[in-house]
This record gives sequence, C1' cells and structure tokens, in this order.
RNA sequence: ACGGCUGUGGUCUAUCGGUAUGACUCGACCCUCCCAAGGUCGUAGACCGGGUUCAAUUCCCGGCAGCCGUA
Repeated sequence: ACGGCUGUGGUCUAUCGGUAUGACUCGACCCUCCCAAGGUCGUAGACCGGGUUCAAUUCCCGGCAGCCGUA
C1' cells in the first nucleotide's frame, strides 16, 4: 500500500428491514440474627457521517478502530 473479517449497555452475547434478546455487573426491595446463596423489580446499548426506504442494528457509500492475510 492492497484485500478480507469484525464493531450492539461497564463485560459477554442474540437479532440481520418493522418498539434490540439474554447472562454477568450495578441499584432498590423480599428472604436471613448477619453474610453468602436465592427471588422480584429497575438502570444502562447498535463505532461515526451520509445515502436508500413509509421504516435501518440490519442494505449501500465513506471514515475510524481492532484482528488476519498478501507484497
């Protein structure tokens, strides 16, 4: 320099056009003499910009970052 893959809460992850899923963490409450475990509820997320579309996490273009490959 070129090519490929990936980017979703604090962490890991599902969804691949129609209100974004689950687990862990975190907060509140229940339980308990206390703690742990367990139960219920809650907070928090689509890398950035543009395009297509009635509607974009999803499709297209560009950028950024990470990984892999070729030279």